[in-house]
Context: one part of a larger RNA
RNA sequence: ACCUACGAGUUACCCUCUUUGGCAAGGUUAAUUACAAGUAUGUAAGGAGCCGAAGCGAAAGCGAGUCCUAACAAGGCGCCAUAGUCAAAGGGGGUAGACGCGAAACCAAGUGAUCUACCCUUGAGCAGGUUGAAGGUUGGGUAACACCAACUGGAGGACCGAACCGGUAAGCGUUGAAAAGCUUUCCGGAUGACUUGAGGGUAGGGGUGAAAGGCUAAUCAAACUUGGAGAUAGCUCGUACUCCCCGAAAUGCAUUUAGGUGCAGCCUCGGUGAAUUUACUUGUGUCAGGUAGAGCGACUGAUUGGAUGCGAGGGCUUCGCCGCCUAUCAAGUCCAGAUAAACUCCGAAUGGGCACAAGUUCGAUACCGGGAGUGAGGGCGCGGGUGCUAAGGUCCGCGUCCGAGAGGGCAACAACCCAGACCAUCAGCUAAGGUCCCCAAAUACAAGUUAAGUUGCAUUAACGAAGUUCAGCUACACAGACAGCUAGGAUGUUGGCUUGGAAGCAGCCAUUCAUUUAAAGAGUGCGUAACAGCUCACUAGUCGAGUGGCCGGGCAUGGAUAAUAAUCGGGCAUAAAUUUGUUACCGAAGCUAUGGGAUUGAAAGAUCGGUAGGGGAGCAUUCCAGCGGCGCAGAAGGUGAGGAUCGAUCCCCACUGGAGCCUCUGGAAAAGCAAAUGUAGGU
Numbered sequence: 001a002c003c004u005a006c007g008a009g010u011u012a013c014c015c016u017c018u019u020u021g022g023c024a025a026g027g028u029u030a031a032u033u034a035c036a037a038g039u040a041u042g043u044a045a046g047g048a049g050c051c052g053a054a055g056c057g058a059a060a061g062c063g064a065g066u067c068c069u070a071a072c073a074a075g076g077c078g079c080c081a082u083a084g085u086c087a088a089a090g091g092g093g094g095u096a097g098a099c100g101c102g103a104a105a106c107c108a109a110g111u112g113a114u115c116u117a118c119c120c121u122u123g124a125g126c127a128g129g130u131u132g133a134a135g136g137u138u139g140g141g142u143a144a145c146a147c148c149a150a151c152u153g154g155a156g157g158a159c160c161g162a163a164c165c166g167g168u169a170a171g172c173g174u175u176g177a178a179a180a181g182c183u184u185u186c187c188g189g190a191u192g193a194c195u196u197g198a199g200g201g202u203a204g205g206g207g208u209g210a211a212a213g214g215c216u217a218a219u220c221a222a223a224c225u226u227g228g229a230g231a232u233a234g235c236u237c238g239u240a241c242u243c244c245c246c247g248a249a250a251u252g253c254a255u256u257u258a259g260g261u262g263c264a265g266c267c268u269c270g271g272u273g274a275a276u277u278u279a280c281u282u283g284u285g286u287c288a289g290g291u292a293g294a295g296c297g298a299c300u301g302a303u304u305g306g307a308u309g310c311g312a313g314g315g316c317u318u319c320g321c322c323g324c325c326u327a328u329c330a331a332g333u334c335c336a337g338a339u340a341a342a343c344u345c346c347g348a349a350u351g352g353g354c355a356c357a358a359g360u361u362c363g364a365u366a367c368c369g370g371g372a373g374u375g376a377g378g379g380c381g382c383g384g385g386u387g388c389u390a391a392g393g394u395c396c397g398c399g400u401c402c403g404a405g406a407g408g409g410c411a412a413c414a415a416c417c418c419a420g421a422c423c424a425u426c427a428g429c430u431a432a433g434g435u436c437c438c439c440a441a442a443u444a445c446a447a448g449u450u451a452a453g454u455u456g457c458a459u460u461a462a463c464g465a466a467g468u469u470c471a472g473c474u475a476c477a478c479a480g481a482c483a484g485c486u487a488g489g490a491u492g493u494u495g496g497c498u499u500g501g502a503a504g505c506a507g508c509c510a511u512u513c514a515u516u517u518a519a520a521g522a523g524u525g526c527g528u529a530a531c532a533g534c535u536c537a538c539u540a541g542u543c544g545a546g547u548g549g550c551c552g553g554g555c556a557u558g559g560a561u562a563a564u565a566a567u568c569g570g571g572c573a574u575a576a577a578u579u580u581g582u583u584a585c586c587g588a589a590g591c592u593a594u595g596g597g598a599u600u601g602a603a604a605g606a607u608c609g610g611u612a613g614g615g616g617a618g619c620a621u622u623c624c625a626g627c628g629g630c631g632c633a634g635a636a637g638g639u640g641a642g643g644a645u646c647g648a649u650c651c652c653c654a655c656u657g658g659a660g661c662c663u664c665u666g667g668a669a670a671a672g673c674a675a676a677u678g679u680a681g682g683u
């Protein structure tokens, strides 16, 4: 891991509701007893008790009334308006272990110191080597000591190092050889607070501990065994056959409450009784409103610029009062502009309430009763708060879908687009989306645009640019424009000033003037020390038809940057991209067609996606009772075909097997397994 077997809403009592049955203003016996029988049991007796038929009051009590009260008032609860009760079955609740498995823990009584910790008693062990304390002897020395030297001596939680005890480092081992080991020219202690044998002691909130919460039999921040005990578990997991009908919630309030629960909301089942009754849409009428917007010389608050400048500050002046000035502040007024969720002189649209009418819907509404689940929601669009007008963020409102929704499209992709799956069909039409190939259908048509593979993942900005295309305005132009080429581009004059110089061209000035001209600036740029020189404006000729400027639209372009190798889903495409229009076709479980099933309904008809959940109808297993059957001429069981049923399942045939089995009507349950890191066995 698989297979097989086992494996979870039960039982007792009480309450409540529904159904069925008996009796009924009544209903009913319990213990017990008697009789019968086969022990279950049956029949009879037993009215003790219980529930109901009357309530009110705390009660005495009174009673269709009663209580409160002084009350005959008012008021409360009742009557008037009556069905109960005993059983059985089923739904739910309560008390019990109460659907099953699961703690960590708590308590009690015992068992443990053969492991290990410490202690007691009594024994045992420690190769070899080194160092050389005290003391002593001899000699020297002293008045005597002290002291010195040599020798002797053999101390020590002394040194080195086997046994022994330990375990530093590395490697190996890690489903091991081993539930702690092996190897090493690895390491510590090794006469001691040493090691060790045997016997004995200390026991669970206790022991023991040179202290690590260590050890106390592979168990220790409270051992183990048994019991209380099926502790408790608002938690996790699991909870077993089929079909049919309906079908949620993730909200409000409260909660030592927030992943639990109570009440309400939303679902389901049954009952009641009824009216121009419900819901939706549309129309008409009417009512409430202060949002969007707008506005603010209409309030409250915030607020910009300009003009004027009451007043203040500063300065000048003065003996003082005056007076004058201002790069300052600034009331008020005027002009212009502009702001607000908690501003409003105003003020919609949509939406909402009510009434009436029409259409559709129809008994769906309402009330009473039984049973729930839900009370973690989520995405998207719109209106907002919060946040960064960040988040697949968070909090509200309105809607929608997912949740609990399959199918088609978006390459893939809960909630985006289309569309709500009773079943069948090798029938048809469409939606979104598509029609070159993968891949069903146009290499369709008409007219444009794009040259960037833009298109072609999503999403890109400010800003830049003779990209290209379309539209508008404007200027010049056959009296010849624009571009190119040829030629001219002069004179007073080197204008004046300035300056070392300043001659068109360092700088300043200006009546930048005048002349000759086809035209030519007191000069556009380069250049020179200053001149010179080159060039431009301007003009003529040549050429021969459009050329400039501004503004706007479309599509392109740069800006353009992410982590494994790229790519529109791919191939690829200059259309098979893109814009506008048109006609075909494809395309879904949508719609239609044909056949069939079920629910509901008198019918016509309508309906039949579905999690939690409610309701209904069935299949199967074991046993029991009754009726009836089958079986050695082959029961159950097994294997393999065939058939029936929407399905759970059932029937039949062949072979096997070798002794029991079944229909029907009822009854009773140890009554259905894929899951619980389920339990046991097997492989």
Stems, first nucleotide, its partner, number of pairs: 001683006011096013026051003032045005055062002065077003099238002102235001106228006117202009126192001128160003131156001135152006164189003169184004204220001206216003241618006251264005265374002267371006279360009293346001294344002300340002304336005311329002313326004377402010407418003422596004427592003433586003436571003442583001444582006455573001463558002467555004472550005484542005490515003495509003521536001525534002597608004619672001621669006628662003637656004642651003
Molecule: large-subunit ribosomal RNA, domain II
Organism: Dysgonomonas sp.